[in-house]
A computed fold for a 345-nucleotide part of an RNA from an uncultured prokaryote, annotated as small-subunit ribosomal RNA, central domain.
Context: one part of a larger RNA
RNA sequence: CUGGGCGUAAAGCGUCUGUAGCCGGUUAUAUAAGUCUAUUUUUAAAUACACCGACUCAAUCGGGGAAAGGGAAUAGAUACUGUAUAACUAGAGGAUUUUAGAGGUUAGUGGAAUUUCCAGUGGAGCGGUGAAAUGCGUUGAUAUUUGGAGGAAUGCCGAAAGCGAAAGCAGUUAACUAUAAAAUUCCUGACGGUCAGAGACGAAAGCUUGGGGAGCAAACGGGAUUAGAUACCCCGGUAGUCCAAGCCGUAAAUGAUGUUUGCUAGGUGUGUGUCGCAAGAUUGAGUGUCGAACCUAACGGGUUAAGCAAACCGCCUGGGUAGUAUAUUCGCAAGAAUGAAACUC
Numbered sequence: 001c002u003g004g005g006c007g008u009a010a011a012g013c014g015u016c017u018g019u020a021g022c023c024g025g026u027u028a029u030a031u032a033a034g035u036c037u038a039u040u041u042u043u044a045a046a047u048a049c050a051c052c053g054a055c056u057c058a059a060u061c062g063g064g065g066a067a068a069g070g071g072a073a074u075a076g077a078u079a080c081u082g083u084a085u086a087a088c089u090a091g092a093g094g095a096u097u098u099u100a101g102a103g104g105u106u107a108g109u110g111g112a113a114u115u116u117c118c119a120g121u122g123g124a125g126c127g128g129u130g131a132a133a134u135g136c137g138u139u140g141a142u143a144u145u146u147g148g149a150g151g152a153a154u155g156c157c158g159a160a161a162g163c164g165a166a167a168g169c170a171g172u173u174a175a176c177u178a179u180a181a182a183a184u185u186c187c188u189g190a191c192g193g194u195c196a197g198a199g200a201c202g203a204a205a206g207c208u209u210g211g212g213g214a215g216c217a218a219a220c221g222g223g224a225u226u227a228g229a230u231a232c233c234c235c236g237g238u239a240g241u242c243c244a245a246g247c248c249g250u251a252a253a254u255g256a257u258g259u260u261u262g263c264u265a266g267g268u269g270u271g272u273g274u275c276g277c278a279a280g281a282u283u284g285a286g287u288g289u290c291g292a293a294c295c296u297a298a299c300g301g302g303u304u305a306a307g308c309a310a311a312c313c314g315c316c317u318g319g320g321u322a323g324u325a326u327a328u329u330c331g332c333a334a335g336a337a338u339g340a341a342a343c344u345c
Base pairs, nucleotide, nucleotide: 004316005315006314007299008298012313014201015200016199017198021194022193023192025088026087027086028085029084030083031082033081034080035077036076037075038074039073040072041071042070043069049065051063052062053061054060091191092188093187094186095184096183097182098181099180103177104176105175106174107173108172109171110154115149116148117147119145120144121143125136126135162169163168206247207246208245209244210243211242215241216240220236221235222234223233258312259311260310261309262308263307266290267289268288269287270286272284273283274281275280294301295300318345319344320343327338328337329336330335
């Protein structure tokens, strides 16, 4: 090693692209590198192993002997793997015709509402709470009626729905653009799978520069509550939230479930294709729920597997110390990545 695991106990990288590596469909021929068989040789002696013998036995000593495994050579075998050549179409990709969608980017534009400003009406309160107060108001508020400005978000439809690799995506119009699925069975002919390192994208917060700033609102100020109240409640309020360009690279980035492929009962709902006049379909790819077999410590999972198998990658190895110290790389910084030990239970 044979022979552990990763939904919730420690453990799936946030997601994707992809290099090396590892793995790889069907058929035929050749080869004989891996593989297998036989023979030869070598692997000093001592030791170890089995047998025989010597000292009364044993320890000890002596004698001849045998095997496994390894290296090398020769002669063979050819199922599997490899290599080479030729061919195939079930994997993969392309073409054609359609379909669906908050997929992405950019530029316009609509209505409701909040706030604010001008003007009219009006005349004492408004606001807020468990109750109050701070606050606003006769320099005319709140309320109400026109008009103007500006920013942000897009009610109903709306859904367990849809799309996207993930993060995520929602008024509406246009332009540009990407993907998926179905049908035809036309083309290429294994072109595939997974991926150390590497690269790209990556919520919110935060950072830099320049804009913007309605509402909301860390910090901060005030009023309450309270024994106190650096809070919860109330009145204000600045960064921020928004836009452009550039950083940051983290989240309970979750399905706490890596990707790909095959196989293993069904019922029921839903959005979207195909076939069908319709009912419907032994019909396709999604998305929910309940459940057969089976799995699981249980909870639960169950054709969207956590079942049965295969390939490849990542990760785990008692708790604390600690995601700390140190070193290195990255970053403007904040910090991120990699990541211990002493000691202790």